[in-house]
């Protein structure tokens, strides 16, 4: 980098260095930020994907689509993956079909994280 699979409405921040940006990319929104952004470092925390340990059940030392723990490997610690963009449904607005606008739901695309393969 690429492919498969799983998950993505919950959860968890302080200090130091640093100085103007940041919320993946593009467009449009909406936010965060000199009361100090990104990045890096230290410490702390969250979670339970992988690994580990313990337990129930399944004739079970071996296996496990269940439960628990959290000392290991990642990850994460503003907002739903901050929201929308593509397709469709429902409801509402316009006298009215299409269209358009608003609200909402489902799916997709893209992305993120883990894990396995190339």
């Nucleotide at each position: 980098c690429u492919c498969g699979c799983a998950u993505c409405g919950a959860g968890a921040g302080c200090g130091g260095u640093g100085g103007a940006g940041g919320g993946a990319a593009c467009u449009g929104g909406c936010c965060c930020c000199g009361a100090g952004a990104a990045a890096c470092c230290g410490c702390g925390g969250c979670a339970a994907c992988c690994g580990g340990c313990g337990g129930a059940g399944g004739a079970a030392u071996u296996c496990u689509g269940c439960c628990g723990c959290g000392a290991g490997g990642u990850g994460c610690c503003a907002a739903g993956u901050c929201c929308a963009g593509c397709a469709g449904g429902a409801c509402g607005g316009c006298c009215a079909u299409u269209a358009c606008c608003g609200u909402u739901c489902u799916g997709g695309a893209a992305g993120a994280u883990g894990u396995g393969g190339g």